[in-house]
RNA sequence: GCACCUGUAGCUCAGGGGAUAGAGCACCGGCCUCCGGAGCCGGGAGCGGGAGUUCGAAUCUCCCCAGGUGCG
Numbered sequence: 001g002c003a004c005c006u007g008u009a010g011c012u013c014a015g016g017g018g019a020u021a022g023a024g025c026a027c028c029g030g031c032c033u034c035c036g037g038a039g040c041c042g043g044g045a046g047c048g049g050g051a052g053u054u055c056g057a058a059u060c061u062c063c064c065c066a067g068g069u070g071c072g
Stems, first nucleotide, its partner, number of pairs: 001071007010025004018055001027043005048064005
């Protein structure tokens, strides 16, 4: 330099055009307990950036950024 893949919550990942974007772990609060842990109940937090297509984009297209793999 070229090609391909990946980028969604603090972490690991679902979601592949229409529903208030979900789960597990972690975190916070409550119940329980002498205190903690466990258990139960509840809660906060998010689509890498920009442009385009579309009635509608996390999802499709283009450019850029970051990471990975292969080739040279």
The RNA shown here (transfer RNA) has 72 nucleotides and comes from a Lachnospiraceae bacterium.
RNAcentral holds the sequence, with entries from ENA.
It matches the Rfam family "tRNA". By type it is a transfer RNA.
The coordinates come from a structure-prediction model, not an experiment, and the mean pLDDT is 81.
The source organism's lineage runs through Bacteria, Bacillati, Bacillota, Clostridia and Lachnospiraceae.
The same sequence occurs in records of 2 taxa.